[in-house]
Molecule: c-di-GMP-I-GGC riboswitch aptamer
Organism: Bacillota bacterium
RNA sequence: UUCCGAAACGGCAAAACCGUCGCAAGACGGUGACGCAAAGCCACGGGCCCCACGGGGGUAGCCGGGCUGCCGAAG
Numbered sequence: 001u002u003c004c005g006a007a008a009c010g011g012c013a014a015a016a017c018c019g020u021c022g023c024a025a026g027a028c029g030g031u032g033a034c035g036c037a038a039a040g041c042c043a044c045g046g047g048c049c050c051c052a053c054g055g056g057g058g059u060a061g062c063c064g065g066g067c068u069g070c071c072g073a074a075g
Stems, first nucleotide, its partner, number of pairs: 001074003005071001011036002016031006034061001040067003044064003047059005
């Protein structure tokens, strides 16, 4: 510098259940692991979802894009 991979170390945590918040989508915490090499962060573009339909909200574990990055491998 490039790659996200065979292994290892370590990391995250779907559904479901319980609690709290929210009109809702959904979020947060606990239990729990379906999976994940960015399943780390950001709503910029598209998609999808919700609503008191004002436009506002949600989803980064739908895709693209941006920023950052562990182990390891190759040069």